[in-house]
Context: one part of a larger RNA
């Protein structure tokens, strides 16, 4: 000067409390241990590894493992020699491919290009330097990230103290979401954090009216059409919030409380944005890179297999255990996306998953595309049931060269555990919790995961003594 206390003071946050929903019990989905295996590729391990890298493992991917091949190699540059019906297509043999082997064809010219003849580009053979490595080492390393933490902090110049390590400012009274402001003060500036400045909601009015929208007038099954720019909506520039105005309170202050007025009121709600550093945190498997190692293999192709195994053990989710529900007929209201190798309508076939079929749309126009919980009617009457749907058996259609090891998906049969969950634990303060469905990336096919998006819509917060994590002053310390 830190750091560290079951020292002490002050304050903060889903930290506790007060609540609401679960997780742990079951079944399955998914990632991990751990056992198995020829392989079951590797990372990743408290909080901050475990639905994580992986935004999609049947083949490829793929790194793993067994077989068969290649050796200047699948890829790059350069040099030397050379070959010539060459590049390029195409075919036989063997094989599972790869890969090895063999010839035949190619109009007009020396037929691969350009060119005029030596060569020179591109190809090929041979050889020579080299290539190649998801091979080690994240404790050699750049970039890039998590993480304390969006916590409110961490520093500097000058000048003052001090023998010096430092210390002052940055403490202190007060306020704040804030090292935010304010007032004191041996300090006076400053900087990098903090607000703001961006982006999105929320009013309102101005411009603009198509593919959007209809209040009046005409029409129509139908915003269909004529027509309209009121309104919605859309999307450009703008207004709008500032403790600005009024009482109190406060030190004449910063702010703080109450009110009016306003679509919003005190940082309006929400996202980007992440100081100095700490964990020799993670990543040599995104990519870069020192150093070490492999070079007829540790490097390349190629066919199958495996990453999917399974006594078991955690984590993270799905669906349930019903009656605020389960089943059926009936009706109704969204945003927010994608879409030409694509999204696909009417129509008709099929119980159905698809299927025929072809209009429309490079999309405010056409499609995806029926939201779903709701509603309204009706059956079920508490049962392991018309609750649950795990598992099996068989028949199907769809993606794909190919669904056996290994897809999703649809009928019909089958119908397990499961009656609410031990010890423990975890999320959320508001349009948020629960709950309800839709899109999208990845991507043939393959979503209970991610990632967004609307639909219904709560309870509680007295309080800061206790767990927990920080923060700021002090106080001990034999601790660096």
């Nucleotide at each position: 000067u830190g750091a560290c206390g079951g020292g002490g003071g002050c304050c903060c946050g889903c930290a506790c409390a007060a609540g609401c929903g679960g997780u742990g019990g079951a079944g399955c989905a998914u990632g991990u241990g751990g056992u198995u295996u020829a392989a079951u590729u590797c990372g990743a391990c408290g909080c901050a590894a475990c639905g994580c890298g992986a935004a999609g493992a049947a083949c490829c991917u793929u790194a793993c493992c067994c077989a068969g091949g290649c050796u200047u190699g699948a890829c790059a540059u350069a040099c030397a020699u050379g070959u010539a019906g060459u590049a390029g297509g195409a075919g036989g043999g063997u094989g599972a491919a790869a890969g090895c082997c063999c010839a035949a064809c190619g109009a007009g010219g020396u037929a691969g290009c350009a060119a005029u003849a030596c060569g020179g580009c591109a190809u090929c053979c041979u050889g020579c330097a080299c290539a190649g490595g998801u091979g080690c080492u994240g404790c050699a390393u750049g970039g890039c990230u998590g993480u304390c933490g969006u916590c409110a902090g961490c520093u500097c110049g000058u000048g003052u103290c001090g023998u010096g390590a430092g210390a002052u400012g940055u403490u202190g009274g007060g306020u704040u979401a804030a090292g935010u402001c304010c007032c004191g003060c041996a300090a006076c500036g400053a900087g990098c954090g903090c607000a703001a400045c961006c982006c999105u909601u929320g009013u309102c009015g101005u411009c603009a009216g198509u593919u959007g929208c209809c209040a009046g007038c005409a029409u129509u099954c139908a915003g269909u059409u004529g027509g309209g720019g009121a309104c919605u909506c859309u999307g450009a520039a703008g207004a709008g919030a500032c403790c600005g105005c009024c009482g109190g309170c406060g030190u004449c202050a910063a702010g703080c409380c109450g009110g009016a007025g306003g679509a919003a009121g005190g940082c309006g709600g929400g996202g980007a944005u992440g100081a100095c550093g700490u964990c020799a945190a993670g990543u040599c498997a995104u990519c870069a890179u020192g150093g070490c190692c492999c070079u007829u293999a540790u490097g390349c192709c190629u066919a199958g297999g495996g990453c999917u195994a399974c006594a078991c053990a955690c984590g993270u989710g799905c669906u349930a255990c019903a009656a605020u529900g389960g089943c059926g007929g009936g009706u109704a209201c969204a945003a927010a996306g994608g879409g030409a190798c694509g999204c696909c309508a009417a129509g008709c076939c099929g119980c159905g998953a698809g299927g025929c079929g072809g209009a429309g749309c490079c999309a405010a126009u056409c499609c995806c595309a029926g939201a779903a919980a709701g509603c309204g009617c009706g059956u079920c009457u508490c049962a392991g049931u018309u609750c649950g749907g795990a598992u099996u058996g068989c028949a199907g259609g769809c993606u794909g060269c190919a669904a056996c090891u290994c897809g999703a998906c649809u009928g019909c049969a089958u119908g397990a555990a499961g009656u609410u969950g031990g010890a423990a634990u975890c999320g959320c303060u508001a349009g948020u919790a629960a709950u309800c469905g839709c899109a999208g990336a990845u991507c043939a096919g393959c979503a209970u995961g991610c990632u967004g998006c609307g639909g219904u819509g709560a309870a509680u917060a007295c309080g800061u003594u206790c767990c927990u994590g920080g923060g700021c002053c002090u106080u001990g310390u034999a601790c660096a």
Molecule: small-subunit ribosomal RNA, 3' major domain
Organism: uncultured bacterium